[in-house]
Context: one part of a larger RNA
RNA sequence: CCUGCACCUGGACAGAAAGACCCUAUGAAGCUUUACUGUAUCUUGGAAUUGGGUUUGGGCCUUGCUUGCGCAGGAUAGGUGGGAGGCUGUGAAGAUAUUCUUGCGGGAAUGUUGGAGCCAACGGUGAGAUACCACUCUAGUAAGGCUAAAAUUCUAACUCUGAACCGUUAUCCGGUCAGAGAACAGUUUCAGGUGGGCAGUUUGACUGGGGCGGUCGCCUCCUAAAAGGUAACGGAGGCGCGCAAAGGUUCCCUCAGGCUGGUUGGACAUCAGUCGUAGAGUGUAAAGGCAUAAGGGAGCUUGACUGCGAGACCCACAAGUCGAGCAGAGACGAAAGUCGGCCUUAGUGAUCCGACGGUUCCACGUGGAAGGGCCGUCGCUCAACGGAUAAAAGUUACUCUAAGGAUAACAGGCUGAUCUCCCCCAAGAGUUCACAUCGACGGGGAGGUUUGGCACCUCGAUGUCGGCUCAUCGCAUCCUGGGGCGGUAGUACGUCCCAAGGGUCGGGCUUUCGCCCAUGAAAGCGGUACGCGAGCUGGGUUCAGAACGUCGUGAGACAGUUCGGUCCAUAUCCGGUGCAGG
Numbered sequence: 001c002c003u004g005c006a007c008c009u010g011g012a013c014a015g016a017a018a019g020a021c022c023c024u025a026u027g028a029a030g031c032u033u034u035a036c037u038g039u040a041u042c043u044u045g046g047a048a049u050u051g052g053g054u055u056u057g058g059g060c061c062u063u064g065c066u067u068g069c070g071c072a073g074g075a076u077a078g079g080u081g082g083g084a085g086g087c088u089g090u091g092a093a094g095a096u097a098u099u100c101u102u103g104c105g106g107g108a109a110u111g112u113u114g115g116a117g118c119c120a121a122c123g124g125u126g127a128g129a130u131a132c133c134a135c136u137c138u139a140g141u142a143a144g145g146c147u148a149a150a151a152u153u154c155u156a157a158c159u160c161u162g163a164a165c166c167g168u169u170a171u172c173c174g175g176u177c178a179g180a181g182a183a184c185a186g187u188u189u190c191a192g193g194u195g196g197g198c199a200g201u202u203u204g205a206c207u208g209g210g211g212c213g214g215u216c217g218c219c220u221c222c223u224a225a226a227a228g229g230u231a232a233c234g235g236a237g238g239c240g241c242g243c244a245a246a247g248g249u250u251c252c253c254u255c256a257g258g259c260u261g262g263u264u265g266g267a268c269a270u271c272a273g274u275c276g277u278a279g280a281g282u283g284u285a286a287a288g289g290c291a292u293a294a295g296g297g298a299g300c301u302u303g304a305c306u307g308c309g310a311g312a313c314c315c316a317c318a319a320g321u322c323g324a325g326c327a328g329a330g331a332c333g334a335a336a337g338u339c340g341g342c343c344u345u346a347g348u349g350a351u352c353c354g355a356c357g358g359u360u361c362c363a364c365g366u367g368g369a370a371g372g373g374c375c376g377u378c379g380c381u382c383a384a385c386g387g388a389u390a391a392a393a394g395u396u397a398c399u400c401u402a403a404g405g406a407u408a409a410c411a412g413g414c415u416g417a418u419c420u421c422c423c424c425c426a427a428g429a430g431u432u433c434a435c436a437u438c439g440a441c442g443g444g445g446a447g448g449u450u451u452g453g454c455a456c457c458u459c460g461a462u463g464u465c466g467g468c469u470c471a472u473c474g475c476a477u478c479c480u481g482g483g484g485c486g487g488u489a490g491u492a493c494g495u496c497c498c499a500a501g502g503g504u505c506g507g508g509c510u511u512u513c514g515c516c517c518a519u520g521a522a523a524g525c526g527g528u529a530c531g532c533g534a535g536c537u538g539g540g541u542u543c544a545g546a547a548c549g550u551c552g553u554g555a556g557a558c559a560g561u562u563c564g565g566u567c568c569a570u571a572u573c574c575g576g577u578g579c580a581g582g
Stems, first nucleotide, its partner, number of pairs: 001582008010574003015568001022404001024402002027400002029396004035201005042193008051154006058147009068137001078136005085119003094113008158181005164176004204216003213233001217239006240385001241283001242342002247301007255279001257275005281290002284347001286345003305328004311322003317386001330339003353379007361372002411458001412456001413454003417451001419447006428438002465539001466537003470531001471528005478503003481498006506517004545563004549558003
């Protein structure tokens, strides 16, 4: 070295299970609730089944009878119309008694008596006779009818009970009878309320993983690389209006600031002179503009018009923007002319649905109408702003599926801010003296052990902290060895250089770390998937059970705590150990 056998498990990102963690899906399911929308149940009311009396207080109608008071005025004038007479021996005025009413003055009815009159046109009043008739209003009363209600009562619906009778030999059922209740209850239907008891669903996206935070439309500038356009959770700011003048037109004017002078008067008030291209102002952010002004005034006004619109810009679409010119009717101006809002660019919302006004449109056999169309206008922080619905929140560690290394947690990789170590400069400390030793402010590196950043292999699985076992490497050396310098007398010690051969403990608490005790020459620092779970453990973390604190209405949640909690495997190859043969 080859072959074989027996073994060990470091590797084959070994096997097993389309990762359970994480994210994604306009996926699913369980659960919760003051999410949304329903609904069982319960409840309230109407109607039906459902009938008869009595009483009470209502409503409506009919009939009769009453009722009606401002002031002036005989006095208690309801309204309107007709109307010149009406009532009376079928008993007038008056007197008296009772009842009703009242604004306390009166009015009305009835009985008795009485015995022949009583009242109307006038004058005042807005209105003239309760003289008379008719209709009618306010308030009331009596009778009748209808109607709803409440209370009570009845029995015949209906309900219940009966070791009663019959079908019948039958503890059902039906009929009969008796009793109890009773138009209630029960049932049906319509509507209101309640209703996680139950059901169906919703619960946005962007995002240097997700969540938390922030943002989501429009305008201005930079980024933007001298046309236009151009991203980021890049850097700065604004908007969701305002104005009847801050619009139109005609005419006129020129600012801010400085200097000098000037009563109170000053750094700054109003005034004069002079310099003054704009350093002012322009409703509101910024940019671009603007003195011929777009800036500041005054006069007259409403073009902040109606019907259009050649042609362009911008642009995926839909939108957005500019616009000469024509017609109508106007404003200002002597006229030429200007005027279809504002110096410009933000000040916003598609479609559906509905509303209001108009309309020579359609209008279901015809005429109308209902309804619709067309024109104008209105109603959305539909702000997640191209707006899924008129209408919607959570939780899952009880969870599930499909996917993803398109995306997180471990490890690796890249990077090296942070970290560890080294170096440069040398202010200073070191009595003096920068450099024995220490070294500020700064600067340059190395390493790849920390915390990170990135998200590149792996989510059809690369098992994760610590301990045990077994190690192996680096040297920036803890000890042992050799040496230089010293602020080295010696013993010790400080610092630097060389050196990785060997060594580098035990115990208590706790996880590494760390603190402490006792030894020792020393009790090194790191890498090896924070070495090593197909080698062990399973204490921690990180499923299902349970509890505490806290949070949450709740389901539940917590790098908070606590008790408990299945670690598979017969080794094919490489590798390694031992033995045997060649």
Description
RNAcentral holds the full RNA, with entries from SILVA. A computed fold for a 582-nucleotide part of an RNA from a metagenome, annotated as large-subunit ribosomal RNA, domain V.